[in-house]
Context: one part of a larger RNA
RNA sequence: CUGGGCGUAAAGCGUGCGUAGGCUGUUUCGUAAGUCGUGUGUGAAAGGCGCGGGCUCAACCCGCGGACGGCACAUGAUACUGCGAGACUAGAGUAAUGGAGGGGGAACCGGAAUUCUCGGUGUAGCAGUGAAAUGCGUAGAUAUCGAGAGGAACACUCGUGGCGAAGGCGGGUUCCUGGACAUUAACUGACGCUGAGGCACGAAGGCCAGGGGAGCGAAAGGGAUUAGAUACCCCUGUAGUCCUGGCAGUAAACGGUGCACGCUUGGUGUGCGGGGAAUCGACCCCCUGCGUGCCGGAGCUAACGCGUUAAGCGUGCCGCCUGGGGAGUACGGUCGCAAGAUUAAAACUU
Numbered sequence: 001c002u003g004g005g006c007g008u009a010a011a012g013c014g015u016g017c018g019u020a021g022g023c024u025g026u027u028u029c030g031u032a033a034g035u036c037g038u039g040u041g042u043g044a045a046a047g048g049c050g051c052g053g054g055c056u057c058a059a060c061c062c063g064c065g066g067a068c069g070g071c072a073c074a075u076g077a078u079a080c081u082g083c084g085a086g087a088c089u090a091g092a093g094u095a096a097u098g099g100a101g102g103g104g105g106a107a108c109c110g111g112a113a114u115u116c117u118c119g120g121u122g123u124a125g126c127a128g129u130g131a132a133a134u135g136c137g138u139a140g141a142u143a144u145c146g147a148g149a150g151g152a153a154c155a156c157u158c159g160u161g162g163c164g165a166a167g168g169c170g171g172g173u174u175c176c177u178g179g180a181c182a183u184u185a186a187c188u189g190a191c192g193c194u195g196a197g198g199c200a201c202g203a204a205g206g207c208c209a210g211g212g213g214a215g216c217g218a219a220a221g222g223g224a225u226u227a228g229a230u231a232c233c234c235c236u237g238u239a240g241u242c243c244u245g246g247c248a249g250u251a252a253a254c255g256g257u258g259c260a261c262g263c264u265u266g267g268u269g270u271g272c273g274g275g276g277a278a279u280c281g282a283c284c285c286c287c288u289g290c291g292u293g294c295c296g297g298a299g300c301u302a303a304c305g306c307g308u309u310a311a312g313c314g315u316g317c318c319g320c321c322u323g324g325g326g327a328g329u330a331c332g333g334u335c336g337c338a339a340g341a342u343u344a345a346a347a348c349u350u
Stems, first nucleotide, its partner, number of pairs: 004321003007304002012318001014201004021194003025088007033081002035077008049065006091191001092188003095184004103177007110154001115149007125136002162169002206247006215241002220236004258317006266295011299306002323350003332343004
């Protein structure tokens, strides 16, 4: 390099935007760079290969042929690719109209509950467990009623339901704002796909600075259990969890399934649109677009299973894999305040 793969065997970057590059719709004309044909020159000889010959054979030597897979030039062909010019609308985008949505950001507001404080009633227990104890309580707890404070989270509705690229998003109102979808077919006229580097986003936990701190709760203390108990259970409880600004950049970041496009029997739910028939109107019913589930055909698969949301049949582009351990480690580089992240071996062993 060719070849084989990546749902579960090793293997899809956590996700997007996008540079270079790769690939790129229909049609006409031109060109002839790639491509294909022909010719000429060159491709030294020796060696190698084929045929024949000479030393008695062979090694060795001689002759002829072909080969030298190539390069250059000339000339021709024009289907395909490229390039130049023109046209098109099926890809892509714009516009108009319309409804759906926990998509994002900010501000304000609300009720339930826990805790605490104050006041009333009230008296001996409360809490906790397998059973207990530590703990709280006659300085009046628990219970109950009223008032107040403060923080965090938003029961029911809630749904293999919705939205988002992913992470993720759920009380209400207002403001700002992104995307998708449907219908119309007015406009642009290939403006497209992918994407090495790069840039941005990125749960939880962690870090820095400043706030905040109700509940929960690593660490820590105590009580139990136990042979022990650095645990599981119980009583406390600091960081943290929350907010603002900054850093970090990981995950079973999972559909363990990269993105885009085309093609390929069906059935049945559900979300949001459009149209039709019917109707006074709505529902029901039929057709259709986008999404989201289940079942299943062909086909695929080692099997499990997948099956128009493909793991089927194809095309384009990217990423990744190559026995187990050593090891996602060492060293070096880059990044980081640190923790560490990223890139990433070898000896040795089996």